[in-house]
Context: one part of a larger RNA
């Protein structure tokens, strides 16, 4: 040096299980609950099954009486029409007699007897119905014998009785309530993982690298109007604010006034930017173009959109005219479709009106504000959990950085009785390491097993001892501080899962790090980090929680039960 064999377990990011942790999916189920919709169920009223009578109360249909007061008239005139004769008593009822009203005549808008018809008041009787009360019984529902299908049956079904309750229950249809009892769902996205916070459509500055355009959870700030007839619009005309300086009565820092400078500061309804001097600022007259059809052509632009816009026709406003005028000095002040309402329409429908309905043309109804808007309508939890992905994205371990850490260096104000550097050393600075907390998010999510402890260790030196040297505020001994220096060595016990810390007792000492915070295919499981049960807090709940406890046995005490 090869083979086997027997052993060890450091490595082959070693086998195993499409990671359960974490993130994502317009994925899935358990479960909650004052999420949204339903529903079973309870429960309210109406009808039906459902019927008799009485009694109050009200509505009304008929029919009988009945009420009606200006003044003047005999006097309590309903209205209106017809109308000259109408009622009652006696007698031999052809007719006569007697009483009444009436007509007349008067009032008076209106004239009475008599007849019909209505209008208004109330009574009465009658029908039909509402409501309540309250009897009945036949529907219905029960309870007990008896018989019978029947044979074991006390169940079930049926005759027939007695009794009870009674049109109430019960049902059955619609309807208002309630309803996590069931059930279907929804519960956004960005995001230096995700969650918590914050954002989410517009307009203006920077950032933006002199056209435009341009990104972050990059730096500031504003918008979701406003203004109409005594505008903040159109138009003719006019005019100049603001500060600084000097004068000037009360008068001042600041009122008015005068004169010189200044240059757009002032003002333009509001953010900021840009832009404005016989103005786009301020004043004052007229005034309504803050108009109806329309538009060459451009700007922007993925698409929807948005944006400017000379000219033509009308029809006005203001000007002597020449113009100018389709709102605001410009750049935010906003919502697509789709429902339905609303105005208008010479539209549609094969007979034809008319209605109903649609259709066209206009204008209004969303903080649809997660602003290009899934629906009219929607929160949670999941350690009982599931699938499918991700190393596209966390938590260990690794890398890269080195803010933080840990060491060294420079510089030397100052301490150090005097003296910066025996020993220190402020405000500064330059480096080095890669042990701490970080930050990035590169391998690894079809798996790189995590603290600490045992075992077994190796390596650095920025050295705890031990060895050797400087210097010293080194008198000797004992120390301080610094160089060199890793050869070997570097304790044992209580508390605690601890690492680490604290005690206790030695020790020459009881180093500090690295090794996937060395070492689970070496062991251990006290911790953390499933699944069971709890306590504190939070949450209506389901549930949470870098909150937290709990094995078992045997003696002792204490407190109990028997015995003596």
């Nucleotide at each position: 040096c090869c083979c086997g064999c027997a052993g060890c377990u450091a490595g082959a990011c070693g086998a195993a299980a499409a990671g359960a942790c974490c993130c994502c999916a317009u994925g899935a189920a358990g479960c909650u609950u004052u999420a949204c919709u339903a529903u079973a169920a309870c429960u309210u009223g109406a009808c039906a099954u459902u019927g008799a009578c009485a009694u109050a109360u009200u509505a009304u249909u008929u029919u009988a009486c009945u009420u009606g007061u200006u003044c003047a008239g005999c006097a309590u005139a309903g209205g209106u029409g017809g109308g000259a004769u109408c009622c009652c008593g006696a007698c031999u009822u052809a007719g006569u007699c007697g009483g009444g009203a009436g007509c007349c005549a008067g009032u008076g808008a209106g004239a009475u007897a008599c007849c019909a018809c209505c209008c208004u008041u109330g009574u009465g009787a009658u029908g039909u119905g509402a409501u309540g009360u309250g009897u009945c019984u036949a529907a219905u529902c029960g309870u007990a014998g008896a018989c019978c299908g029947u044979g074991a049956a006390u169940c079930c079904g049926g005759u027939g009785u007695a009794u009870g309750a009674g049109a109430c229950a019960g049902u059955g249809u619609c309807u208002g309530g309630u309803g996590g009892g069931u059930a279907g769902u929804u519960u956004a996205a960005c995001u230096g993982g995700g969650g918590c916070g914050g954002u989410u459509g517009c307009c203006u500055c920077c950032c933006a690298a002199a056209u435009c355009a341009u990104a972050a959870c990059g730096g500031a700030g504003g918008c979701g109007u406003u203004u109409a007839c005594a505008a903040a619009g159109g138009u003719a005309g006019g005019c100049u604010u603001g500060g600084u300086c000097c004068g000037g009565a009360u008068g001042g820092a600041a009122a008015u006034c005068g004169g010189a400078c200044u240059a757009g500061a002032c003002g333009c309804g509001c953010a900021a930017a840009c832009g404005c001097a016989g103005a786009a600022g301020c004043c004052u007259g007229c005034u309504u173009u803050a108009c109806u059809g329309c538009a060459a052509g451009g700007g922007c632009u993925a698409c929807c959109a948005c944006c400017c816009g000379a000219g033509c026709a009308g029809u006005c406003a203001c000007g002597a005219a020449a113009g100018u005028g389709g709102a605001a000095g410009u750049u935010a002040g906003u919502g697509a479709u789709c429902c339905g309402a609303c105005c208008a329409u010479u539209c549609a429908a094969c007979a034809u009106a008319g209605g109903a309905u649609g259709g066209u043309g206009g204008a209004a109804g969303c903080u649809c504000a997660a602003c290009g808007g899934a629906u009219a309508a929607a929160a949670g939890u999941u350690a009982c959990u599931c699938u499918g992905g991700g190393g596209a994205u966390a938590a260990c371990a690794g890398g890269c950085u080195g803010a933080u850490c840990g060491c060294u260096c420079c510089c030397a104000a100052g301490c150090g009785u005097c003296c910066a550097u025996a020993g220190c050393g402020a405000c500064g600075g330059a480096g080095c390491g890669g042990u701490u907390u970080g930050g990035c998010a590169c391998c690894u999510c079809g798996a790189u097993g995590u603290c600490g402890g045992c075992u077994c260790a190796u390596c650095g030196c920025a050295u705890c001892c031990u060895g050797g040297a400087g210097c010293u505020g080194g008198a000797g001994a004992a120390g301080g501080u610094u160089c060199c220096a890793a050869g070997g060595g570097u304790u044992u016990g209580g508390c605690u899962g601890u690492u680490c810390g604290c005690c206790a007792a030695u020790u020459a000492a009881a180093g500090c790090g690295g090794u996937a915070c060395g070492c689970g295919a070496g062991c251990u499981g006290g911790g953390u980090u499933c699944a069971g049960a709890a306590c504190g807090u939070c949450g209506u709940g389901a549930g949470a929680c870098a909150g937290u406890a709990a094995a078992a046995a045997a003696a002792a005490u204490a407190c109990u039960g028997c015995g003596a």
The part of an RNA shown here (large-subunit ribosomal RNA, domain V) has 564 nucleotides and comes from a Candidatus Magasanikiibacteriota bacterium. The coordinates come from a structure-prediction model, not an experiment, and the mean pLDDT is 80. It matches the Rfam family "Bacterial large subunit ribosomal RNA". Rfam links the family to the GO terms ribosome and structural constituent of ribosome.